RNA sequence: AGGCGGGUAGCUCAGUGGCAGAGCGGGGCCCUUACAAGGCUCUGGUCGCAGGUUCGACCCCUGUCCCGCCUA
Repeated sequence: AGGCGGGUAGCUCAGUGGCAGAGCGGGGCCCUUACAAGGCUCUGGUCGCAGGUUCGACCCCUGUCCCGCCUA
């Protein structure tokens, strides 16, 4: 320098054009003599950043930043 993959909640990750989600986590309540486990409920976001396409973008296109791998 070039190529490929990834960046979404505090963490691990789904989500291939029409409401942004799951598990874990955190708060409250129930249960228990108490703790753990369990049940109910609440809590969660600049979808890396900036543009473009579109009626509409996490999703498609361009540029760019960061991480990993490969080639030279």